[in-house]
Model confidence (mean pLDDT): 81 of 100. Predicted 3D model of a 74-nucleotide RNA (transfer RNA) from a Spirochaetia bacterium. Taxonomically the source falls in Spirochaetia (Bacteria, Pseudomonadati, Spirochaetota).

RNA sequence: GCGCUUGUAGUUCAAUUGGAUAGAAUACUAGACUUCGAAUCUAGGGGUUGCUGGUUCGAACCCGGCCAGGCGCA
Numbered sequence: 001g002c003g004c005u006u007g008u009a010g011u012u013c014a015a016u017u018g019g020a021u022a023g024a025a026u027a028c029u030a031g032a033c034u035u036c037g038a039a040u041c042u043a044g045g046g047g048u049u050g051c052u053g054g055u056u057c058g059a060a061c062c063c064g065g066c067c068a069g070g071c072g073c074a
Stems, first nucleotide, its partner, number of pairs: 001073007010026004019057001028044005050066005
C1' cells in the first nucleotide's frame, strides 16, 4: 500500500438480511431482607448505535469518505 472483518449503556453482547419506544446480562444507585455485611428480591438512572455525508416515507441495519482495533497478502 491492497483486501476482509469488527466498532451499540462503565463492561460483555443481542436487535430474526430497513419498520412502531434500541434491549439483555453484569456493574452502579436506592429500597426490602440481615445484628452488620455478602447473597437474594424489587425499583431506578445510564446510549447522538465510532465520526461525517448520502439513499429512503422511515437507517444500528443500505451506499461513499474518514478514524480506531483485528486478520490476511505484498